Predicted 3D model of RNase P RNA and transfer RNA as a complex of 506 nucleotides.
Its mean pLDDT, the model's own confidence on a scale to 100, is 76.
């Protein structure tokens, strides 16, 4: 000094008044509930009778009427007393996050019938670790960058098979427009007595040096060689493959031999190779209250499920309607459990370059369900205008203090974030 | 809270690696006495954003925005 590399704190603070969730504890018993104990006899259950319908009768059944002595029960109402579940008051304690966000990975938990074989989807991709587990961390390698570092879908395209508008001649075991070259038993100019010798056009043929087209044109330089050229020969220079040597656990690295091999992109193009992946998600599941019409119509010999499918297998049902689908309808919008103490977290101490793993101590207090964590007033702090001067202090406005909220829980990515502080390293410059 | 699906003109949708299209709606002409319908003709597009893969991306991968649908219990 440099809007230079990385990491890390932290997430305004403190009071005063209202105000909201959750757990507790003390008081209350209006209402709502439970619980005990009466009270009322309106209805029912028990007796007894008339009539009515049915029936051959035996008997069924209806409706009303009396009796309700005594006991017991039910249902409806309604008094007392208790209890403190709910409710009311009071009071103590606690009450978002580093991303609680995307829901993009990957695990716990839960259930599905313990999910077994193929195929057929997905993911994942450099070696080696960590780890519950990853597409994450870590450590190595290779590419990049001046360095600190940072970032790489970083296996195969020297396995197949595809794709490459447009421009170019030619775009995939490549090709001839110019151009370089040659051949003519073609034409036509021009010399020259001629034999021919030059030029141009045509028509073939060789050529990858040049020139021009594209994003890309089949290694670079030289030297020999050719009619001209050309890895066509060789030198040397770069790559690549296959052999072999040394390091290294591997990824690679570096060294020698061979081979003129020079092999083009592309796999976030199909595929190949190696690994991995059962399905739904707390609206998962389990429990208990209450409410209604297990109600209509159609389809129906198969249906559901373990994932798409096939094999294998479970369980309902299989000719007439209680399998099972579709549609119209009813009901309820609750209560607890799950639900929060955990692969956590902070500290020391071993052991590892690290990620981390062991051990020991230690403290912990959101849990809502239309969603609580908030509003206003004071004060200090932090930051930006502006003014004054003793140049870092004073004073004065500031509709300034982010980015955003748990909803089962954790590990990871990614994204969104005012205004600062802290360590570490780089590069370049003065001393 | 959980799961999908979509995004292209003013509005409905096609195009799924090679220069963005249809309908309709609009503007301008022609027909008509004049509107409508009929014909002809022209405009309009950051294909949600932002990155990456590729010679080349709506088109294929990733992040983000945003709109849209589905799912509760009983019987």
């Nucleotide at each position: 000094u440099g809007u230079g590399u990385g990491g890390g704190c932290g997430a305004u603070c403190u009071g005063g008044u209202c105000g909201c969730g959750a757990c507790g504890c003390g008081c209350g018993c209006a209402c709502g509930g439970c619980g005990c104990u009466g009270g009322c006899c309106a209805c029912c259950c028990u007796g007894g009778g008339a009539c009515c319908c049915u029936g051959c009768g035996a008997g069924g059944g209806g409706c009303c009427c009396c009796g309700c002595u005594c006991c017991g029960g039910g249902u409806a109402c309604u008094g007392g007393c208790g209890c403190g579940c709910a409710c009311g008051c009071g009071u103590a304690u606690c009450g978002a996050g580093g991303a609680a966000a995307g829901u993009c990975c990957g695990g716990g938990c839960a259930c599905c019938g313990u999910a077994g074989g193929g195929c057929a989807g997905g993911g994942u991709g450099c070696c080696a670790g960590c780890u519950a587990a990853c597409g994450g961390c870590u450590g190595g390698g290779c590419g990049u960058g001046u360095a600190a570092g940072g970032c790489g879908a970083c296996g195969g395209c020297a396995a197949g098979u595809g794709c490459a508008a447009c421009a170019g001649a030619a775009a995939g075991c490549a090709g001839a427009c110019c151009g370089c070259g040659u051949g003519c038993u073609g034409c036509c100019c021009g010399c020259g007595a001629a034999g021919g010798c030059g030029g141009g056009c045509g028509c073939g043929c060789g050529u990858a040096a040049g020139g021009g087209u594209g994003a890309a044109a089949c290694g670079g330089u030289g030297c020999g060689g050719u009619a001209a050229g050309a890895g066509c020969g060789c030198a040397c220079c770069a790559g690549u493959a296959c052999c072999u040597c040394u390091g290294g656990u591997a990824a690679c690295a570096g060294g020698g031999g061979u081979a003129g091999c020079u092999a083009g992109g592309u796999a976030a193009a199909c595929c190949c190779c190696a690994c991995c992946c059962g399905g739904u998600g707390c609206a998962a599941g389990g429990u208990c209250c209450g409410a209604u019409a297990g109600g209509g119509a159609g389809a129906g010999a198969g249906a559901g499920c373990c994932u798409g499918c096939c094999c294998g297998g479970c369980u309902c049902g299989c000719c007439a309607a209680c399998a099972u689908c579709u549609c119209c309808g009813g009901g309820u919008u609750g209560a607890c459990c799950g639900c929060u103490a955990g692969a956590g977290g902070c500290g020391c101490g071993c052991g590892g370059c690290g990620a981390c793993g062991c051990g020991c101590g230690c403290a912990c207090g959101a849990g809502a369900u239309a969603g609580a964590u908030g509003a206003c007033c004071a004060g200090a702090c932090g930051c930006c205008u502006c003014a004054c001067c003793c140049c870092g202090g004073u004073g004065a406005g500031g509709c300034c203090g982010a980015c955003a909220g748990a909803a089962c829980c954790c590990g990871g990515c990614u994204u969104a974030u005012c205004a600062g502080c802290c360590c570490a390293c780089c590069a370049g410059c003065c001393a | 809270g959980c799961c999908a699906a979509u995004g292209u003109a003013g509005c409905u949708c096609a195009g799924c690696g090679g220069u963005a299209g249809a309908g309709c709606a609009g503007c301008c002409g022609a027909u008509u006495c004049g509107u409508a319908a009929u014909c002809g003709g022209c405009a309009g597009g950051u294909c949600g954003u932002c990155a990456g893969u590729u010679c080349a991306a709506a088109u294929c991968u990733g992040a983000c925005c945003a709109u849209u649908g589905g799912c509760u219990c009983c019987a």